Overview:
The prediction has a mean pLDDT of 83. This is a predicted structure of a 1471-nucleotide RNA (small-subunit ribosomal RNA) from a metagenome. The RNAcentral record of the sequence draws on SILVA. It matches the Rfam family "Bacterial small subunit ribosomal RNA".
């Protein structure tokens, strides 16, 4: 310090994740040792058991136990002790929780002139005299018990009275002194009240006073949560007076009087919190938190209370209420672990009913000493932190084995064995401390520590390996199981799932969850923003508050600088020390940014005061303007009436139809009526604050502004509430009502059509007067000031020059546009009318959906408006730009695309291929162009992969080892065949030591194996289809641009062409285009079989002979826009036209397919990875099937006739085959053919007849002398075999078919159309498929709006899987959270009343009383007891706030490939 994720990609905005610290934690798996810390966060839930506060005999009366002593054994005595009591201190410290509190509760700094303070500590004075009870004990009694009555004795440092009074209270007075009540005074006078003893001495006490210490009270200033969907609160409330009451102020109480008193700087109200020094984190400002350790509050089962004391309204006190548990004789009574420990219980959790006073500290005591679960230890717990260890060195055949492999090897891995060494920890034995000062050691049957002895011994896990993050591989699984912190993994080859090997990370741990800070500048104070991403209020006026011009004095709030005080220790930080180190402790210092008092300073800011004109403002002249508000006025047009004219039609659409017209429509003329907008001027022209304002006039009125002086003197800017206005739609009342027009009818479109068209029609629309208060109320741009180049219109006013008129140039001030400079932005764009630079004020924003909704509230007549949440869901939504693709956008261009034409198909019949059905099988495979006469260039068997039967299992075939046998031939039996299984012959070739062993071949047996047309073309290789012979696809360097990317190739012109020119920040390059090739046309050259034949010869190019042409077939040669025109064109590039040529503008054709796209097609051509069968999914063989057949589809051939058909005759190609073969001539048959056989390994033989044509003859428009299916007979051929299923040939039959519905195909010239011929495949099967030849031999293209594809620019886009794209709402399932709801249950809480326990105050007190007075009687005083105020639980009623819950209800989220439509994104098909 960043990082992932929104997209095809980028830029930005924005949310969400992760990297890091941390922690009283859990849990998950592992676990050796030690030291320090540290351990109920949940239920302030209940609580057995035991302990946590006593102690003093030196205050007392005394002797229950025990000790010792003496006994008569009944008891007595000692005080060495002491149980209960009386008394005296302490029990208000300590320890514990954190439940309440939002407060003077805490923290900090002041104050008390408004206070107390035992114990302790200085000092002054004093301790003098009496007095009367009482617990304990005795003794009688009650009660289960807890407790308790009644009588009797008794003491004391228990209680009482009196004397003294230096002080001390009160009151008067007098001196001081302060800060206002007031403070001080060992300054006077006057009232008032006190004591206690014990010892041998000392001590140690005890009373009154002064001071101090130390604690504590009680007031005030400033901080510290959240919520305004709490905006008003408030009667003792806020003051004043007497009085009470208090250690003390004070409505802290009570009687009167006043009406006050707090709130927008947040009152009251509602939630949530014990507060601080700290802690955790962050660079720091800040954010979270208040465990342990320390300060402070509170509490102590809940509530309420008051004794008692210095101190309490009291944790191990009391008294009442409650609720809960326990005892019990039923009558009553006990009790309070939020002390230590321990139980249950709750929970995801959190220890031992442990030792001791040895040591800190604490009560009590003269001490000794007793008590202390404060405290010192020990134990449980890897909870946290810090340390140590599980071994060091050496050892290569790089062992085994594991895992992986390209099969060679790599890895584990110097790891291990093996050799050598060491012993920290633990483990045994011995020594053996410090904690204590005279005694005293729980820690500890000896701890830390020190020495010895043994042996590598006894000690490593856990998490991760797809990115982000360090680390890879097979196998297993097959969208299953599973992982997941975000992005995302898993559908057969998974580095992301689960084991494995191997790595990497940390390491007595490792991970996981949860919380928290940071990364987050994502709440921006340091440090964000608001044209389009979330975000400027719809505009004014204006109140508080904020903010302000220039200058001069003062003054010292703020501001700045210096001291002083405090800012506890602990903590962080720096320094030195102590534990072997560190963690941990000790010592010092610094820090403590705060708070308070002081002195000073006077720039700025505030505050007095005085001054000026630039800001603002007033006057005065003057033009401009749909600015407003009221009255009145015009004309033009719709509509209606009424009358003439006039005759069938009008209207209206895309086309129609509703509709209106012969009862006279529209049309047209004239008059009239009424309501409503104001053509043209009319303008990116004006005016207004916004909305918004449009004929003309008049009246009232508001603001701008342009000129000029003078005058005011900061009078100014913004603006939270607050008022006001404020389209259109809408409400209320009333008018009005021509046109238009929601709803709403009719007509139409559509599948539908509650739309879009059309015909009609009603609120509305207008007026008046009142409400709504919203809009994309937009520049999506709040107002205000000021600063920062210009260009140009334009509107308003003045100044200059000028004619002296308007104008024009110019210059100025203000308003309104457009282009651009720095500048700013994400980019787009904004740019003196800022989105620039800066400044003041206000509003608003923090991911998407939920939602501008719900509840609450205020406003409304209503409709709804304004304020304005969460539950839960998702990982994105989103702004610009970019590249592409797609548009029922646009523009330019091409293509048999259309259009012009020729011929087809779709109709029939058969062929041939699919589908589908059928079967035992109908084998696979190929499905828009771009599958369907396609693999397959030929299924009778074979092929054949398919079905049925019959066989084999090292196989049908290759390689190998061993064993036997040459091989091979022939017969027999069985069988459908494969194949069994018997039998004869046969002995070969090469080496030989003659046993024998090799070579090849067969036949058995064995093991590495073979073999699969079995699956995966979405694992793949080759290969091919396609777009498309479309004209296109990239690069290098430079430039623009944050990028992506653009440019370059866009622009202007050409072309088939990104051809080629010209121009440009581009300048070049590659892969396509062309050209090179090959066939054709022209021409030469050169050569002459088997070709050819001009002249010579012949029956015949057969032969002499010739090579002139023709052919062949090799070299050239020719065409390049090369000439030439053009008033074409940019003096290009090309185009058009011409010339010459055999061809002219790429002659024609053909091979050739850029960079990719369709997971196109192919595991069955062939290769292959992977998975599967292995007596079968292999593999032999018969027989079958693929040849089926209601239907449908493609692709053909044949046709329907007279441009025909039939019959005779007769004439011209070209290309190509042929030895297992083409096969002549001749015979024979009607023919297929057959017999023959003669050339011919082919310019030579031969398939071999070319057909259409051309001559003649019939046929005369009929289902025919057309077609020729389809059937029946009789043959030929091939071939083992023609029945399932070949072709051909003859005779007979003689079907549909009379030119084909929507719809659709080819094809632009030697081309369509017609006519034949050949060839591969092949025994045989295609003159119906396919490749290929040649013959004859057209018509049309005006054009490019429209279909279709396609290429360039451009524009739009929410698409990018790319329009078969995206993507919305109902509906119906299912889940989830959530409003509403009769209502119902529950918590807190207001007010009203009723009720009153204890208690404290006041009254009373006739009952009752030891101290005092009194002789007595009696009295002071004092108690029960009644009474009254106050109160706490309980109780009625009645409201409020929040929560559960609820039939039924309403939206919303999410959910697989449901259901209906198509709203939306392109002109989304109605912008």
């Nucleotide at each position: 310090a960043g990082a992932g994720u929104u997209u095809g990609a980028u830029c930005c905005u924005g949310g969400c994740u992760c990297a890091g610290g941390a922690c009283g934690a859990a849990c998950g798996c592992u676990g050796g040792c030690g030291g320090c810390g540290u351990g109920c966060u949940u239920a302030a839930c209940a609580c057995a058991u035991g302990c946590a506060a006593g102690u003093c005999g030196a205050g007392c009366g005394g002797a229950a136990a025990g000790g010792c002593c003496c006994u008569u054994c009944g008891g007595g005595g000692u005080a060495c002790u002491c149980g209960a009591g009386c008394g005296g201190c302490g029990a208000a410290c300590g320890g514990g929780u954190g439940a309440g509190u939002a407060a003077c509760a805490c923290g900090u700094g002041a104050g008390u002139a408004a206070c107390c303070u035992g114990c302790c500590c200085c000092u002054g004075a004093c301790u003098c005299u009496g007095g009367g009870a009482u617990a304990a004990g005795c003794c009688c009694g009650g009660g289960a018990a807890a407790c308790u009555g009644g009588g009797u004795c008794u003491a004391a440092u228990a209680c009482c009275g009196g004397a003294u009074a230096u002080g001390a209270c009160a009151c008067c007075u007098c001196c001081u002194c302060g800060c206002a009540u007031g403070g001080g005074g060992u300054g006077g006078g006057u009232g008032u009240g006190g004591a206690a003893a014990g010892u041998u001495u000392u001590u140690c006490g005890g009373u009154u006073g002064g001071g101090g210490a130390u604690g504590g009270a009680c007031u005030c200033g400033c901080g510290g949560c959240c919520u305004a969907u709490c905006a008003g609160c408030u009667u003792g409330u806020u003051g004043g007076u007497g009085g009470g009451g208090u250690a003390a102020u004070g409505g802290c109480c009570u009687a009167c009087c006043a009406a006050g008193g707090c709130g927008a700087c947040g009152a009251c109200g509602g939630g949530u919190a014990g507060c601080c020094g700290g802690c955790c984190u962050g660079a720091g400002a800040g954010g979270g938190c208040g465990a342990c350790c320390g300060g402070c509050c509170a509490c102590a089962c809940u509530g309420g209370g008051a004794c008692u004391g210095a101190g309490a309204c009291a944790c191990g006190g009391c008294c009442c209420a409650g609720a809960c548990u326990c005892c019990u004789a039923c009558g009553g009574g006990a009790g309070g672990c939020a002390g230590c420990a321990g139980u249950g219980g709750g929970g995801a959790a959190u220890a031992u009913u442990g030792c001791g006073c040895a040591a800190u500290g604490g009560g009590c005591g003269a001490a000794a000493g007793c008590c202390u679960g404060a405290c010192g230890c020990a134990g449980c717990g890897a909870c946290g932190c810090c340390g140590c260890g599980u071994g060091g060195g050496g050892g290569a055949u790089g062992a085994c084995g594991g895992c992986c492999u390209u099969c060679g090897g790599g890895u584990u891995g110097u790891a291990a064995a093996c050799c050598u060494c060491u012993u920290u920890c633990a483990g045994c034995a011995g020594g053996g401390a410090c904690g204590a000062a005279g005694u005293u050691g729980a820690c500890g049957u000896g701890u830390a520590c020190c020495u010895g002895c043994a042996g590598a011994a006894g000690a490593a896990g856990c998490g991760c390996c797809g990115g982000c993050u360090a680390a890879c591989u097979a196998c297993g699984u097959g969208c299953c199981a599973g992982c997941a912190g975000c992005c995302g993994c898993g559908g057969u080859a998974a580095g992301a799932c689960a084991g494995a090997g191997g790595g990497u990370g940390c390491a007595a741990a490792c991970g996981u969850u949860g919380u928290u800070c940071g990364g987050a500048a994502u709440u921006a104070c340091u440090g964000g923003g608001c044209g389009u991403a979330a975000a400027g209020c719809g505009c004014g006026u204006g109140u508080a508050g904020g903010c302000g011009g220039c200058u001069c004095u003062g003054u010292a709030a703020g501001u700045c600088g210096g001291a002083u005080g405090u800012g506890a220790a602990a903590u962080c930080c720096c320094a030195c020390g102590g534990c072997u180190c560190a963690a941990c402790c000790a010592u010092g210092g610094a820090a403590g940014u705060g708070c308070a008092u002081u002195c000073g300073a006077a720039a700025c800011u505030a505050c007095a005061g005085g001054g000026c004109u630039a800001g603002a403002g007033u006057u005065c002249u003057g033009g401009a303007g749909a600015g407003g508000a009221a009255g009145g006025u015009g004309g033009a047009a719709u509509g209606c009436u009424u009358g003439g004219u006039g005759u069938a039609g009008a209207g209206g659409u895309g086309a129609a139809a509703u509709u209106c017209g012969u009862a006279g429509a529209u049309a047209u003329c004239a008059a009239g009526c009424g309501g409503a907008a104001c053509a043209c001027c009319g303008g990116u022209g004006g005016c207004g604050a916004a909305g918004g304002c449009g004929g003309c006039c008049u009246u009232c009125u508001g603001g701008a502004c342009a000129g000029u002086a003078a005058c005011u003197g900061a009078c100014g800017c913004u603006g939270a509430g607050a008022c006001g206005c404020g389209a259109a739609a809408g409400c209320g009342u009333g008018g009005g009502g021509a046109g238009c027009a929601a709803a709403c009818a009719g007509g139409a479109u559509u599948a539908g059509a509650u739309a879009c068209c059309c015909u009609g029609g009603u609120a509305g629309u207008c007026c008046a007067c009142g409400c709504c208060g919203u809009a994309a109320a937009c520049g999506a741009u709040g107002a205000g000031u000021g600063c920062u180049a210009g260009g140009u219109g334009u509107c308003a006013c003045g100044g200059g020059c000028u004619u002296u008129g308007a104008c024009c140039c110019u210059c100025g001030u203000g308003g309104u546009g457009c282009c651009g400079a720095a500048g700013c932005u994400a980019a787009c764009g904004c740019g003196u009318u800022a989105a620039g630079c800066a400044c003041u004020c206000c509003g608003c924003c923090u991911g998407g959906g939920g939602a501008g909704u719900a509840c609450g509230g205020u406003c409304g007549c209503a409709a709804g408006a304004c304020u304005a949440a969460a539950a839960c869901u998702c990982a994105a939504a989103g702004a610009a730009a970019u590249u592409g693709a797609c548009g029922g956008g646009g523009g330019c261009c091409c293509g048999c695309a259309c259009a012009a034409g020729c011929g087809g198909u779709g109709g029939a019949g058969c062929a041939u291929g699919u589908u589908g059905u059928u079967u035992a099988a109908u084998u696979c495979g190929a499905c828009g162009c771009a599958a369907c006469g396609c693999g397959a260039a030929g299924a009778a068997c074979c092929u054949u992969a398919c079905c049925u039967g019959g066989g084999c299992u090292a196989g049908a075939a290759a390689g190998u080892a061993c064993a036997g046998g040459a091989a091979g031939u022939c017969g027999g039996u069985c069988g459908a065949a494969a194949g069994g299984u018997c039998g004869a012959u046969g002995u070969g070739c090469c080496c030989u030591u003659c046993g024998g062993g090799g070579a090849a071949c067969c036949u058995g047996u064995g093991g590495u194996u073979a073999g699969g047309u079995g699956c995966u073309g979405c694992a793949u290789g080759g290969c091919u289809g396609u777009c498309g012979u479309c004209a296109g696809c990239u690069c290098g360097u430079g430039u623009c641009g944050u990028g992506a990317g653009a440019u370059g190739a866009u622009g202007g012109g050409u072309u088939a062409a990104g051809u080629c020119c010209c121009g440009c920040a581009a300048c070049g390059a590659g892969c396509g285009c062309a050209a090179c090739c090959c066939c054709u046309g022209u021409u030469g050259u050169u050569a002459g079989u088997u070709g050819c034949c001009a002249g010579c010869a012949u029956a015949a190019g057969u032969u002499g002979g010739g090579c002139a042409c023709u052919c062949u077939a090799a070299c050239a040669a020719g065409a390049c826009u090369g000439c030439c025109g053009a008033c074409c064109u940019u003096u290009a590039a090309g185009u058009c036209g011409g010339a010459g040529g055999a061809a002219g503008g790429u002659g024609g054709g053909g091979a050739u397919g850029a960079c990719g796209u369709c997971a196109a097609g192919u595991c069955a051509u062939c290769a292959u990875g992977g998975c599967c069968c292995u007596u079968a999914u292999g593999u032999c063989c018969a027989g079958g099937g693929c040849u089926a057949c209601a239907a449908a589809c493609g692709u053909g051939c044949u046709a329907c006739a007279a441009u025909g058909g039939u019959c005779g005759a007769u004439a011209c190609a070209a290309a190509g085959g042929g030895u297992u073969g083409c096969g002549a001539a001749c015979c024979c048959g009607c023919g297929a053919g057959g017999g023959g056989a003669a050339g011919c390994c082919a310019a030579u033989c031969u398939c071999a007849a070319a057909a259409a044509g051309u001559c003649g003859a019939c046929c005369u428009c009929a289902g025919u002398a057309c077609a020729g299916a389809u059937a029946g007979g009789a043959g030929u051929c091939u071939g083992c075999a023609a029945c399932u299923c070949g072709a051909c040939u003859c005779c007979u039959u003689g079907a549909a078919g009379u030119c084909g519905g929507a719809a659709u195909c080819g094809c632009u010239a030697g081309u369509a159309a017609u006519c034949g011929c050949u060839g591969a495949u092949c025994a045989g099967c295609a003159u119906g498929g396919c490749a290929g030849c040649g013959g004859u031999g057209a018509a049309u293209a005006c054009g490019u709006u429209c279909c279709c594809g396609g290429g360039c620019c451009u524009u739009g886009u929410a698409c990018a899987c790319a329009c078969c794209g995206c993507c919305c709402g109902u509906c119906a399932c299912a889940c989830c959270a959530u409003g509403g709801g009769a209502g119902u249950c529950g918590a807190u809480u207001g007010c009203u009343c009723c009720a009153g326990a204890a208690g404290u105050g006041c009254c009373u007190g006739a009952g009752c009383c030891a101290a005092c007075c009194g002789c007595a009687a009696g009295g002071a005083g004092g108690c029960a007891g009644g009474g009254c105020c106050c109160c706490a639980a309980g109780g009625a009623g009645u409201g409020a706030u929040c929560g559960g819950u609820a039939a039924c209800u309403g939206g919303g989220g999410u959910g697989a490939a449901g259901u209906c439509g198509u709203a939306a994104c392109a002109a989304g098909g109605u912008a």